[in-house]
C1' cells in the first nucleotide's frame, strides 16, 4: 500500500430501513438483627466521525479515524 472484518449502555454482545435491546454491573425499594441470595422498580446511548440516498438511516452508499486478521 491492497483486501477482509469489527467499532452500539460502565463491561461482554444482539439488532441490519419505521420509538435501540439483553446479560452482568450501578441506584432505590421489599425481605433480614445486619448482610448475601431472591423479588420489584429505575437511571444510563448524539449506535466511531463527516457527507450522500430516502418521507424516514444504528441499518444502505462513499470518504475518513481506529482495533484485529490476511496478502505484498
Nucleotide at each position: 500500500g491492497c483486501c477482509g472484518u469489527g467499532g452500539u449502555a460502565g463491561c461482554u454482545c444482539a439488532g441490519g430501513g419505521g420509538u435501540a435491546g439483553a446479560g452482568c454491573g450501578c441506584c432505590u425499594c421489599u425481605c433480614u438483627g445486619a448482610a448475601a441470595a431472591a423479588g420489584a422498580g429505575g437511571a444510563g446511548g448524539u449506535c466511531g466521525u463527516c457527507g450522500g440516498u430516502u418521507c424516514g438511516a444504528u441499518u444502505c452508499c462513499g470518504a475518513c479515524c481506529u482495533g484485529c486478521g490476511g496478502c505484498a